């Protein structure tokens, strides 16, 4: 784009078309083929005339008349109409032939029609039967039938000659045979009919060439088969049929078989070439319930004829009969689906007739159906308060939208009324009072459907929540869906719009036009060669192909162009063009073909000297392994990562000598050589194939390719017979392992070897078929030859091979690149998404294994190639980190503290979950906190804003209650401003009550978010602009060589620059200087109560502000440089130490319970208040810690030295009391001024290795402190008690210097404290680092990849379950074809009576017999399909 469509929703009109695609299924009813009286007999109506009777309009008779039709006869019924079952050629299309033919009616021409005859229907009578339909007897006509005559013209036979030739044609003599209706009609010599012959026209029959679906898993078919002779038959050629003879005929250019199918003009699509199709219209064919058959006829083997058989239906009196809608309507059935039992012969056409006329479901019309095409309409103009409603909203608005309302106008259409055709030449109109015209009425009667994620024009809201659903492909839906459903809006088309089905296109996705085969699917394993295809130079002929022209044909319709007719269009008409085809003739001769001749460049032959693991056979050699024998000799050998099995004291292994046997041939040896490929490696000999080079003598296109075919064809395997040293499937044992039917080890059989015969496959690979020609180079190497000289182990050149690199070109890229995957030609093979499957079935081959040829159902939306960036690797290279190693100290064992899990509970609130949760949020859970539970209460609320009303704010006491709360009594009348100042009004603030907007939520979602944070990781990385390279993704830069802690820096480089990171800038500590000295300090001076307490001083310490200092700057050395090593000086040396600082990003990491926040949810409760309880439970498990287990220690006594910080509801001194916690009391201090015993340490004493003078849990009693309140559930003190624990399994953590270890001090939170936590502070103060193999993490480069939510990836097979299709299968059922035999209806043909017979009598007919034969029967075989216990694999989940 299209449709004979169907379905869903919707539906105003008209015109023109179209309408059972399925069951060639069955059919009720009506109609669809009759007509002619001018062929005939019969019958003889009406009307008319005459006569008679008479009731004068009736009856009867006669005449005339001719209606009517059953029958005889003629013509028609073979047309028209329907359908597409069969048919792959007896068909169709196209072009021819028919000298091998026919043709009723029609036209033209010629001739003719003489004489006779006997019947049969009808009818009458009789009779059978239910009917259908008959029987017998008798009568009768014809344009019915018959005989005879006539016919040089027709037919048959025929001598002769002529023309032509494949059979033939025509002329003539002769012989034989054959016609008729003088009928009908008319007033007529009219018209018509009859017979013979010739011609025409029309219609047909037959033959030939070409074209005409799929299948080779159909490869051989054929006995009337192929041909001949003779005969028969036909209108006619012919095996069309028969007899005889011969053995042919067809076939890979697809016979035969199977499946499917009416063919064509055309139709649809397409740029075309093609592809699909064959409704309507037109041509041809075939069929008419199924099968067979003939008759009649000009024509049939006959849709509405006959006979027979069969199935089915109907009638029946059961004896017997009738029927054939694939004609028009119509019915049932089938189906997704297809119309009226209409009108008319008015027109066109057909049949009959002389005609009138009759018949005509052909046809013309109407009806039904949006089934299609075309046309028209559903109104037009104005109209902004941009109404209302609806939708949305950021609440302002916006959209629908000039849309509506409203005003004006029009009347196509509609309705009503009136007029009214053409179609018809005189008459005749079904359509039809139709088309059309006029008038009136009045916007009046008339809009839907699909879509809106992308493709693809068109977006929002609500509902839903991987549900419901959508979907053409991709895909959408798991709580913010432009994708589902609804709504608003929009887009598209419009009386339609969508969906489904089918065809073509896009699809260059079967490629003729117009594709491919190295790696995506695809080169046969290799050669030889048949058919076939293709083929060098040149001359001449020919004309098959080819080119040009002419003629015929190519039906009409259709398509196209032009014009015209319906108001336009669809539609129709006329004319033209076209129908690209086929055939015939003429011409041309370049190319192809063909014939003849010539040539040498292709190909081949010959000659010559060389190269080679080319092949076959025979012979020979040495090394090694193994075995045997003997000698020497002694305890192991062998094997492995390590072992063991194994061999060995019966003498192994080792070593020496000899012997035996088999297999393979070190070195040479090399991208060297040879071969068609497979393949070929010791030496010699024999036989033998091929190639290269040179010579240029010969042949003269002899060539290339190659379907089938034939031959060769690694390894493994098979058969027969040998052989067997080593190796070695299977097998055995030992190891390894979770297992180990493996890898490793010890043995070991087929086999490997030889001969002969099979098998015929490989990643048989260059994953690259063969041949020929052409297209830059350079560097090797093998063989041969030539040339040159300097004569060599030389150079150069040529040809033939074999490699590397590389240009053009090609390629998707990788890559190929004269050995092409480039540019061309020829031939062969092969491919057409993945899986199923190289499988099943069938065929062929094979001894088998199996090979070859080779599908389908079903299933998926991919499978695949090349390259890119990452990620990953039990890949590689380099580097780093308390990563390992080297050390020190811990954890894991004990008790306790604390957090978590689990369990429990009314509740044990919630969150955090490997590293990166677990002394975490929590820098303080007895109440509060508190979010949880139980119970009691409140509902505009504990809190905010607004409105109304009342009230001073505020405050005291009592009662009830667990309290919240409720009730009662009292005190109190304020501040600011105004005024008529006794009081009132207004305002601010506060309280109470009411009302509704609202408040409130630690309710959900961290997977909707902001902010903040953890981690990789303080790792050195992450990117951009421009340029360049690449089809592109991307690359380059950022890689490389060095160097660094560092993408730090240097050098190089198609890159040049830049940004975020690194570093530095910032803070603290370490040295010095300057400034300033109180609360700090005290060197010197004074003085002293001996305390920097005081005078004094600011030098020092210190305090806190500013500076200096360190930069590889200097020296030596290595290096191109960057930089490295060493040294000096210096308080500090190579980033001096520490901190703050965290790139692009990752983990949907964490947090809605800090806060903020979208959406959702609750609203007398999921909100708020109160009391009590819980967060503290406890068989258990884990994490983080504290204290220990002791002598480097405990205890007692004495003694010494810090720093950071904190302090007013606070720190709290001296003093006194208490064993002590603490109490009394209150000096000083808002702090360099006051407030604290630092401890380890040192000295002395004691303990003496023990569950202890270690360890302190647990428990009892008595207390202190805080606080409304220490029961659940605080800390501390004293006395008493005195548990586990004696250094901790597997495993695991921290730390590289003022660090680890160890010792104490302070602070935040805080009434108090469960703090052994956390954050800081100082005191004492180590050990070790060879080094980077390994573990973990990270960085850079490179490599492989089937991974990309990225190895915690992907993914294979069995097993189990469910479903689906399919192969095998004992069999069984059906269908179809074929062969043989039997039976043999009707009928043609043959025979044929003694039966029948009027004419014709050598006659005709019949019973009956024979051949052929439909249906049927029996048996065999083949094909196809269905089912099938069981079974095999396959697919999906």
């Nucleotide at each position: 784009a299209g449709u004979g469509a169907a379905c869903g929703c919707u539906g105003g009109c008209g015109g023109c078309g179209u309408g059972c695609c399925u069951a060639a299924c069955a059919c009720a009813u009506g109609c669809a083929a009759g007509u002619c009286g001018a062929a005939c007999g019969a019958u003889g109506a009406a009307a008319c005339u005459c006569u008679a009777g008479c009731u004068u309009g009736c009856u009867a008779g006669a005449g005339c008349g001719g209606a009517u039709u059953a029958g005889u006869g003629g013509c028609g019924c073979a047309c028209g109409g329907g359908u597409g079952a069969g048919u792959a050629a007896u068909g169709u299309a196209u072009a021819g032939c028919u000298a091998a033919c026919c043709u009723g009616c029609c036209c033209c021409a010629a001739a003719g029609a003489g004489a006779g005859g006997g019947a049969c229907a009808a009818c009458a009578g009789u009779u059978g039967g239910a009917a259908a339909c008959g029987g017998c007897u008798g009568c009768u006509a014809a344009u019915a039938c018959c005989u005879c005559a006539u016919a040089u013209g027709c037919c048959u036979c025929u001598a002769a000659a002529a023309c032509a030739u494949a059979a033939g044609u025509a002329u003539g003599c002769g012989a034989g045979g054959g016609a008729a209706a003088c009928g009908g009609u008319u007033a007529a010599a009219u018209c018509u009919g009859c017979u013979u012959u010739g011609g025409g026209a029309u219609g047909g029959g037959g033959c030939u060439g070409u074209a005409u679906c799929g299948u080779a898993u159909c490869a051989g078919c054929u006995a009337g088969u192929u041909g001949g002779u003779a005969g028969g038959g036909u209108a006619a050629a012919g095996g069309c049929c028969u007899a005889c003879c011969a053995a042919g005929g067809c076939g890979a250019u697809g016979a035969c078989g199977c499946g499917u199918a009416g063919c064509u003009g055309g139709u649809c699509u397409g740029a075309g070439a093609g592809g699909a199709u064959g409704a309507u219209c037109a041509g041809c064919c075939a069929c008419a319930c199924u099968g067979g058959a003939a008759c009649u006829g000009a024509g049939a083997c006959a849709c509405g004829g006959u006979c027979c058989a069969g199935a089915c239906u109907c009638c029946u009196a059961c004896g017997g009969g009738a029927g054939g809608c694939a004609g028009c309507a119509g019915u049932g059935a089938g189906g997704a689906a297809u119309a009226u039992u209409g009108c008319a012969c008015a027109a066109u056409g057909g049949g009959g007739g002389g005609a009138a006329c009759c018949c005509u479901g052909a046809u013309g019309c109407a009806g039904c159906a949006a089934c299609g095409c075309c046309g028209c309409g559903u109104g037009g103009a104005g109209g902004a308060a941009g109404a209302g409603g609806c939708a949305u909203u950021u609440c302002g608005g916006u959209g629908u939208g000039u849309a509506a309302a409203c005003u004006c106008c029009u009347u196509u259409u509609a309705u009503u009324a009136g007029g009214g055709a053409a179609g018809a030449u005189a008459a005749u109109g079904a359509c039809g009072g139709u088309a059309c015209c006029u008038a009136a009425u009045g916007a009046a009667u008339a809009a839907g459907c699909a879509c809106c994620g992308g493709c693809u024009a068109a977006c929002u809201c609500c509902g839903u929540g991987c549900c419901a659903g959508c979907a053409g492909c991709c895909g959408c839906g798991g709580u913010a869906a432009u994708a589902c459903g609804g709504a608003g809006g929009g887009u598209g088309c419009a009386a339609g719009c969508g969906u489904u089905a089918c065809u073509c296109g896009g699809a260059a996705u079967c490629a003729c036009u117009g594709g491919g085969c190295g790696u995506a699917a695809a080169g046969g394993g290799u050669g030889c060669g048949u058919a076939g295809g293709c083929g060098g130079u040149u001359u001449g002929g020919u004309a098959a192909g080819c080119u040009g022209g002419a003629u015929g044909u190519g039906a009409a319709a259709u398509c196209c162009u032009a014009u015209g007719g319906c108001u336009c269009a669809a539609c129709c008409a006329u004319a033209g063009a076209a129908c690209u085809g086929c055939a015939u003739c003429c011409a041309g001769a370049a190319c192809u073909g063909u014939c003849a001749g010539a040539c040498u460049a292709g190909a081949g032959u010959c000659u010559g000297g060389g190269a080679g693991a080319g092949g076959u056979g025979a012979a020979u050699g040495g090394a090694a392994u193994u075995a045997g024998u003997g000698g020497u000799g002694u305890a192991g050998g062998g094997g492995u990562a390590a072992a063991a099995u194994c061999c060995g004291u019966a003498g192994a292994g080792a070593u020496c000598a000899c012997u035996a046997g088999g297999a393979a041939u070190a070195c040479c040896g090399a991208u060297u050589g040879c071969g068609a490929a497979g393949g070929c490696g010791a030496u010699u000999c024999a036989c033998u194939g091929g190639a290269a080079c040179a010579g240029u003598a010969c042949u003269g296109a002899c060539g290339c390719u190659g379907a089938g075919g034939c031959a060769c064809g690694a390894a493994a395997g098979c058969g027969u017979g040998g052989g067997g040293a080593g190796c070695a499937a299977a097998c055995a044992g030992g190891a390894u392992u979770a297992g180990a039917u493996a890898c490793c080890c010890u043995g070991g059989u087929a086999g490997u070897c030889c001969a002969c015969g099979c098998c015929c496959u490989a990643a048989a690979c260059g994953a690259u078929g063969g041949a020929u020609g052409c297209u830059a180079g350079u560097c090797g190497u093998u063989g041969c030859u030539a040339u040159g000289c300097u004569a060599g182990u030389c150079a150069u050149a040529g040809c033939a091979g074999u490699g590397a690199u590389g240009c053009a070109g090609c390629u998707a890229a990788c890559g190929c690149a004269a050995u092409a995957a480039g540019c061309a030609u020829c031939c062969c093979g092969c491919c057409u998404g993945g899986g199923g499957a190289g499988u099943a079935c069938g065929g062929u081959c094979g001894c088998a294994a199996g090979a070859u040829u080779a599908a389908a159902a079903c299933u998926c939306a991919a499978a695949g190639g090349a390259a890119u960036a990452g990620a990953c690797g039990g890949g590689g290279a380099c580097c780093c980190g308390c990563a390992c190693a080297a050390g020190c100290g811990g954890u894991g064992g004990a008790g306790c503290a604390u957090g978590u899990g689990g369990u429990u509970u009314a509740a044990u609130u919630c969150g955090a979950a490997g590293a990166u949760a677990c002394g975490c949020g929590a820098a303080g859970a007895a109440c509060c906190u508190u979010a949880c539970c139980u119970a009691g209460g409140c509902u505009u609320g504990a809190c905010a804003u607004c409105c109304u009303u009342g009230g001073g704010a505020u405050u005291u006491u009592c009662u009830a209650g667990a309290g919240a709360u409720a009730g009662a009594a009292g005190a109190g009348u304020g501040c600011u401003a105004g005024u008529u100042u006794a009081a009132c009004u207004a305002g601010a603030g506060c309280c109470a009550a009411g009302u509704g907007a609202c408040a409130g939520g630690u309710g959900c979602u961290g997977c909707a978010c902001g902010g903040c944070u953890g981690u990789c990781g303080u790792c050195a990385g992450c990117u951009c602009g421009u340029g360049u390279c690449g089809u592109g993704a991307g690359a380059u830069g950022u890689u490389g060589g060095g160097u660094u802690a560092a993408g730090u820096c240097c050098c190089g480089c198609a890159a040049c620059g830049a940004g975020c990171g690194c570093a530095a800038c910032c803070c603290u500590c370490g040295u010095c200087c300057u400034u300033a000295g109180u609360u700090g300090c005290c060197a010197g001076c004074g003085a002293u109560u001996c305390g920097g307490a005081c005078g004094g001083g600011c030098a020092c310490u210190c305090u806190a502000a500013g500076g200096a200092g360190a930069c590889u700057g200097c020296c030596c050395u290595c290096g191109c440089a960057a930089g490295g090593g060493g040294g000096a000086g210096g308080a500090a040396g190579g980033u001096g130490a520490g901190g703050a600082c965290g790139a692009c990003g990752u983990c949907a990491a964490g947090u809605c319970a800090u806060c903020a926040u979208g959406g959702c949810c609750c609203u007398u409760a999921c909100g708020c208040c109160u009391a009590g309880g819980g967060c503290g439970a406890c068989g258990c498990a884990c994490g983080u810690g504290c204290u220990a287990c002791a002598a480097u220690g405990g205890u007692u006594a004495g003694g010494a030295c810090a720093a950071u910080g904190a302090g007013a509801g606070g720190c709290g001194a001296u003093a006194c009391c208490g064993c002590g916690a603490g109490g009394u009391g209150g000096a000083g201090c808002a702090a360099a001024u006051c407030u604290a015993u630092a401890a380890a340490c040192c000295u002395a004493a004691u303990c003496u290795c023990a569950g202890u003078u270690c360890g302190g849990a647990u428990u009892g009693u008595a207390g202190u402190c805080u606080g409304c309140a220490a029961c659940u559930c605080g800390a501390c003190u004293a006395c008493a008690u005195g548990a586990a624990g004696c250094u901790g399994g597997a495993a695991u953590c921290g730390c590289u210097a003022g660090u680890a270890a160890u010792c104490g001090c302070a602070g935040a939170u805080c009434a108090g404290c469960c703090a052994u936590g956390c954050u800081g502070c100082g005191g004492u103060g180590a050990a070790u680092a060879c080094g980077u193999u390994c573990c973990c993490g990270g960085g850079u480069c490179u490599u492989g990849u089937a991974c990309u939510c990225a190895c915690c990836g992907c993914c294979c097979g069995u097993c189990a379950c469910a479903c689906c299709a399919u192969g095998g299968g004992a069999g069984u059922u059906g269908u179809u074809c074929u062969c043989a035999c039997c039976c043999g209806a009707a009928g043609c043909g043959g025979g044929g009576a003694a039966g029948c017979u009027a004419a014709a009598c050598u006659g005709g007919c019949u019973a009956c017999c024979c051949u052929c034969c439909a249906c049927g029967g029996u048996g065999g075989g083949g094909g196809c399909a269905g089912c099938g216990a069981c079974u095999g694999g396959g697919g999906u989940g």